Overview:
This is a predicted complex of two RNAs, RNase P RNA and transfer RNA, with 478 nucleotides together. Its mean pLDDT, the model's own confidence on a scale to 100, is 77. It holds a member of the Rfam family "Bacterial RNase P class A".

Order: sequence, then structure tokens, then C1' cells
RNA sequence: CCAGACGGUCGGAUGGCUGCGGCACCCUUUUUGGGUGUCGAGGAAAGUCCGGGCUCCACGGAGACACGGUGCCGGUUAACGGCCGGCGGGGGUGACCCCAGGGAAAGUGCCACAGAAAGCAAACCGCCUGUCCUCGUUUCGACGAAGACGGGUAAGGGUGAAAGGGUGCGGUAAGAGCGCACCGCGCUCCCGGCGACGGGUGCGGCAUGGUAAACCCCACCGGGAGCAAGACCGAGUAGGGACGGCCAGUGGAUUUAAGGCCACAGGCGUGUUUUCGCGCUGUCGUCCGGGUGUGUCGCAUGAGGCGUUCGGUAACGGGCGUCCCAGAUGAAUAGCCAUCUAUCGCAAGUUCGCUUCGGCGAGCUUGCGGGGACAGAACCCGGCUUACAGACCGUCUGGCUUU
RNA sequence: GGGCGCGUAGCUCAGCGGGAGAGCACUGCCUUGACAUGGCAGGGGUCACAGGUUCAAUCCCUGUCGCGCCCACCA
Repeated sequence: CCAGACGGUCGGAUGGCUGCGGCACCCUUUUUGGGUGUCGAGGAAAGUCCGGGCUCCACGGAGACACGGUGCCGGUUAACGGCCGGCGGGGGUGACCCCAGGGAAAGUGCCACAGAAAGCAAACCGCCUGUCCUCGUUUCGACGAAGACGGGUAAGGGUGAAAGGGUGCGGUAAGAGCGCACCGCGCUCCCGGCGACGGGUGCGGCAUGGUAAACCCCACCGGGAGCAAGACCGAGUAGGGACGGCCAGUGGAUUUAAGGCCACAGGCGUGUUUUCGCGCUGUCGUCCGGGUGUGUCGCAUGAGGCGUUCGGUAACGGGCGUCCCAGAUGAAUAGCCAUCUAUCGCAAGUUCGCUUCGGCGAGCUUGCGGGGACAGAACCCGGCUUACAGACCGUCUGGCUUU
Repeated sequence: GGGCGCGUAGCUCAGCGGGAGAGCACUGCCUUGACAUGGCAGGGGUCACAGGUUCAAUCCCUGUCGCGCCCACCA
């Protein structure tokens, strides 16, 4: 210098003018208006994919079934499917990256087409071989070829995603873990490690194809709904109707019967108090119908931000100091101007390289013009995922050149 | 803001992991004097998009995009 890997930061700047929303104070008015000060979007505010806080409902505790989710090991955390560190497998020359990474010898299902055979395996071609028959050769012992009926064989061909360990040597009629060596696989034992797992000894001749993002088994986790949750206040209406659950104070009349009627008792409200008077009176849920038009709280001091220090490889945790940092409700956080800037386009000049001598590419300077990516909080927080023009910083890898 | 569902031919929709389909519509031919009806034949697909699991994906899993539905308060 070129090419790349990983991690992090920022994501237009400054000034002026005019505005918008919240809070505090002051003035005027006390309906409201004005002034001053201060604060005012994000790394994703997004998707709503996980986990929690908070609220209501259900529920005696605990457990089980069903359903859903997670899935190597250890740690971290309020919790997580997140994060950190390891293990195993795969990719890359390397820095480094990727993995829904438990169980297929508990059971069930599926494996289309092709192929002889697709799951307690299988003989289509081929290879070897027995008997019979025909033909040919013949030294008459036999040998060779074609056909029929049998047997052996998983080496080779062919089909397929997949054909019941792989390579090599031996062995055999031909073959075959049939035997042996190495590799793979399974089992036992020893050593190291908290563990996943790694290393080694011995044995087994191979039994056990794939699929669990098919059912399923094992281990662990999960009660449901969501701030339009929920609480309070006010206005207005027909405080109406249907169905269902729960509870139904006493007495009376009527009735087939009823929370339809009356009296007493109870409860609530009210008359300034009362032993007095008046009014109202099952409760809960779903649906239909009716009314109102978005009031207040929840609502921002929180698993909070920043700095520093200690423990830990790290995620993270502890201590100390410091700060208060959006809170709208058709929804504020903006608009205009000037200067600059990352960067882009055009023109001119200049340097270098290539050149088919026409030009082309790169860098620098000057002038003119354009000009900021994805995107907008809505109860809050921790993550994941997705979108994102461009700029900067750090660590590391490979290659080339020079010293 | 929150909670659900859907996306397959021009339209409405089916579709056990293995061949992409039905009805209507469209095109051509026959039938008719002509049309309608009827009959025969045919064309038309990014299974919304992108990854993954699997031998194999419309189907199973994940992400993105688009569309639709429901949820206010009072008595």
C1' cells in the first nucleotide's frame, strides 16, 4: 500500500428570526391572556417475536392430566428462547464465522417415481458351479460354445436421496469380516476434567439406514387477560328488555305459579338533630336496545443515566461520586435565512499510469450547482429480529514492496 | 396502542410432504338463418416474498410485505 475479519462510536454543525408542547415562577385577569427561565425522540422509538414490572380476573396449599414452549455443558440475570466462557461438528490459507446441537438398540408412521429388492432385506445383468440336451474339436482321457432346469455369491454393473461399515492384503470354484492391518462403530475398564467431553488399554466381526422444524419418549418452564388493564368524578338517556348463575328476613292477600302487590324488619340517601317524615332497594355475568363524546389518576425516581474504583477470562456483580433527562391525547418536539461540512454532478487546469496516439483511468487545485440514510415516543423496562446514505476509532489476519 | 386471522388462475375457493386443481370467466370449433343454451377442445400460476429442515415444501419452522376483523366510557 492492497484485500479482508471482529468490536465500538456518531449519524449533519454553528448563528439569527418566527413558532409548538410540558413544568416552575411572576404580572394581568381570576373564563383566560402575557412575560421570564428550563426541558423537549431513537439506535432502532419499528415488527410485536420472547422475557419481566404493574393492574384486574380466577384459584385453599401442593400435585397430576391436557395444551404450549425450551433442549450439548457450566455460568450470568428480576426473568428469558437473551448474554458470556467452554465442548462437539462443519467452512475458511488465516484473523474468524456458522450450527432448532437431547433421544431413531421404548413404540408407531412415512420413504413417491425409478429399481429385482426400500426394511424381521433383496438375485435383474454379471461371476462361479451341478445335471440334462445339441453342436464343434479330439491324442478318446477330455475340452469349448449355445440352450433348459437348479445351487452359490452383495466383489462389479445398473436404479435411487439412501442398497445392511470403508481402504488394502490374504483367501476362495466365484465371493463374503471368511481371516489380518489401519480407520470408523459398539461395549468394558483406567486416567484427566465440576461437566459437556478428551486420551488410552482390552474385547466384539458389525448387530444398529434416514426422518422427531412427523406422532412420540425424557428433562425443565408456563394460571388467564392486557394501560382501550384498572380506579375515581361529571353530563345525559327509555336507570328499558331477553337468557343464565348465586343468594333468596318475616307475615298476609290474590294467583296454576313467580324477586307482580301490601305490612313489618334490614340497608342506602335526604329533610340542620331525633324514638319522626319522605324516596330508593336482590346481586353478578352475557346479549339486544339506549345515551355521552374522549375529564382526572394510573403516567415517569427507574432492575435509571454518566464517571470512577474493586472482584471476575467474560457476561455480570459490589462500592463511591454526580445528574433528573419528553410526557402529548387527532396527538407538541418545527419552519425560514446565512455560513460551513461528509458527499455527488458538470466544466477548466495540472501530475502520474496505460495507450491501437483517437483517448481512457486515478489523484490534486479552482469555479458553478445540488444536498443529508432508515425512520416519529403513546404505561415502563431487559433482549432478539428487521431497515439504515455516510463518517470515524481500535484490535487482528493474508499478500506485495522497502529497510 | 393492544389482540387475532388471511394471502393458491381474471373472480370465488379446495388441496395427508411426492401429478398444482374445481366452479364461474376467457379463446377456438360444432350446433342455429343469427344469438342464447348445450357439446368438444384449449390457453392461463413467481402457490405474496426470502431463508431454513427434509431425498423432496403450497403444506413444517423462522423472518419480511400486504390485506381484513375485534377491543372506548355511562346507567